[in-house]
RNA sequence: CUCUUAUCAAGAGCGGCGGAGGGAAUAGGCCCUGUGAUGCCCGGCAACCAUCAAGCUAGAUUUCUAGCAUGAAAGGUGCUAAAUCCUACAGGUCAAUUAUGAUCUGGAAGAUAAGGG
Numbered sequence: 001c002u003c004u005u006a007u008c009a010a011g012a013g014c015g016g017c018g019g020a021g022g023g024a025a026u027a028g029g030c031c032c033u034g035u036g037a038u039g040c041c042c043g044g045c046a047a048c049c050a051u052c053a054a055g056c057u058a059g060a061u062u063u064c065u066a067g068c069a070u071g072a073a074a075g076g077u078g079c080u081a082a083a084u085c086c087u088a089c090a091g092g093u094c095a096a097u098u099a100u101g102a103u104c105u106g107g108a109a110g111a112u113a114a115g116g117g
Base pairs, nucleotide, nucleotide: 001117002116003115004114005113006112007111008110013042015041016040017039021032022031023030026088027087028086029085043080044079045078048076049075051072052071053070055068056067057066058065059064084109089106090105091104092103093102094101095100
């Protein structure tokens, strides 16, 4: 970099450093930001993987292996404004019917994890 699978409406500081833009990319909107954002450190949140416990099922067989659901727990990652901040493409419903608005489903793009190339 790419492929597959799963998840993406919950949760997380009135700390320190630092100084200007930031919310992935393009566009539109809407927001955050010198009452110092984004970022870094610390703190915190969280059960995807690994770990542990007891349970059920299957296989093997005397104690193992695999699967499923439950609980514990921060070891590996991750996260820590707003739904992935919202929309963009396709379709349905409703309102208006000049233009559009609301809502639902799917897709695309993206993020994270685990596994593969």
Molecule: SAM riboswitch aptamer (S box leader)
Organism: Virgibacillus necropolis